[in-house]
Context: one part of a larger RNA
RNA sequence: CUGGGCGUAAAGGGCGCGUAGGCGGUCUUGUUAGUCAGGAGUGAAAGGCCUGGGCUCAACCCAGGGACGGCUCUUGAAACUGCAAGACUUGAGUAUGGACGAGGGUGGUGGAAUUCCCCGUGUAGAGGUGAAAUUCGUAGAUAUGGGGAGGAACACCAGAGGCGAAGGCGACCACCUGGGCCAAUACUGACGCUGAGGCGCGAAAGCGUGGGGAGCAAACAGGAUUAGAUACCCUGGUAGUCCACGCUGUAAACGAUGAGUGCUGGUUAUCGCGGGUAUCGACCCCUGCGGUAACGAAGUUAACGCGUUAAGCACUCCGCCUGGGGAGUACGGCCGCAAGGCUAAAACUC
Numbered sequence: 001c002u003g004g005g006c007g008u009a010a011a012g013g014g015c016g017c018g019u020a021g022g023c024g025g026u027c028u029u030g031u032u033a034g035u036c037a038g039g040a041g042u043g044a045a046a047g048g049c050c051u052g053g054g055c056u057c058a059a060c061c062c063a064g065g066g067a068c069g070g071c072u073c074u075u076g077a078a079a080c081u082g083c084a085a086g087a088c089u090u091g092a093g094u095a096u097g098g099a100c101g102a103g104g105g106u107g108g109u110g111g112a113a114u115u116c117c118c119c120g121u122g123u124a125g126a127g128g129u130g131a132a133a134u135u136c137g138u139a140g141a142u143a144u145g146g147g148g149a150g151g152a153a154c155a156c157c158a159g160a161g162g163c164g165a166a167g168g169c170g171a172c173c174a175c176c177u178g179g180g181c182c183a184a185u186a187c188u189g190a191c192g193c194u195g196a197g198g199c200g201c202g203a204a205a206g207c208g209u210g211g212g213g214a215g216c217a218a219a220c221a222g223g224a225u226u227a228g229a230u231a232c233c234c235u236g237g238u239a240g241u242c243c244a245c246g247c248u249g250u251a252a253a254c255g256a257u258g259a260g261u262g263c264u265g266g267u268u269a270u271c272g273c274g275g276g277u278a279u280c281g282a283c284c285c286c287u288g289c290g291g292u293a294a295c296g297a298a299g300u301u302a303a304c305g306c307g308u309u310a311a312g313c314a315c316u317c318c319g320c321c322u323g324g325g326g327a328g329u330a331c332g333g334c335c336g337c338a339a340g341g342c343u344a345a346a347a348c349u350c
Base pairs, nucleotide, nucleotide: 003322004321005320006319007304008303012318014201015200016199017198021194022193023192025088026087027086028085029084030083031082033081034080035077036076037075038074039073040072041071042070049065050064051063052062053061054060091191092188093187094186095185096183097182098181103177104176105175106174107173108172109171110154115149116148117147118146119145120144121143125136126135162169163168206247207246208245209244210243211242215241216240220236221235222234223233258317259316260315261314262313263312266295267294268293269292270291271290272289273288274287275286276285299306300305323350324349325348332343333342334341335340
């Protein structure tokens, strides 16, 4: 000496479940596979290394030493790892009670608004813009009152608030259903962590079949603007947006921060539950656990910043990076109806 890293420089898999594997709490006994110590054998010679010597030197040659990282046998040790047996409860889980939530699915219901249709009132404009025009309107628009149809989304509540593994989730009611949290006991007794492959979930757009279509709106058409205007602005407008079923499998899928466990000063706010104090009671105040935020000791960082929700101090397991371009491309393979996705180079060049 026996790599260094991954918030922003290249680098955390979009997220979960979980197979193999890796890793794994406390105590006792045994065993001796790993481990450690002693002994023995082997590890051919040449070559290489060190020391010395021989050809005038060197190359070359000779002698000795050491090395040959290793393997086998044997004697012993028993702390640690493994294995076997037994025990334990703090890790993990189960039971009981309680509260919370836009967690998921299905069915139903509601009001506001937009649009359209019908009837009434009413008359010349309305609409739109920086200004206009396209556009709509005397076949009666815009405005206003009444009635009806239909689709989509749920104002206020709403909060740096909550829930979910992530994507994501927001009117109300019912049913079905997942998860975490708190309290006090009881029980199981390491049943745990991670997770290559694998399987599942996965915004938007897109695709297939069938519905639906109010508003919005790629494409498209027209009007403006402009030197031009394949744009920004305006008037229209089709896919699509919505539903059912099936595909697609991507994203600045972001906290640009993998998961788990332990340890390490505080302050403030807020959400859920509990204890104490207080009270008629709810608050307030003190305090425990769990979550979400802000600021910050130590520490850390290239800096910015992070800072008990770590990017601090450690351990376990997985994924990933190794100069820029070429390129997340070609080729091949696998997947897909297609669009394309996943895996993934090289020449060349700086």
Description
The part of an RNA shown here (small-subunit ribosomal RNA, central domain) has 350 nucleotides and comes from an uncultured prokaryote. It matches the Rfam family "Bacterial small subunit ribosomal RNA". Rfam links the family to the GO terms structural constituent of ribosome and ribosome. The prediction has a mean pLDDT of 90.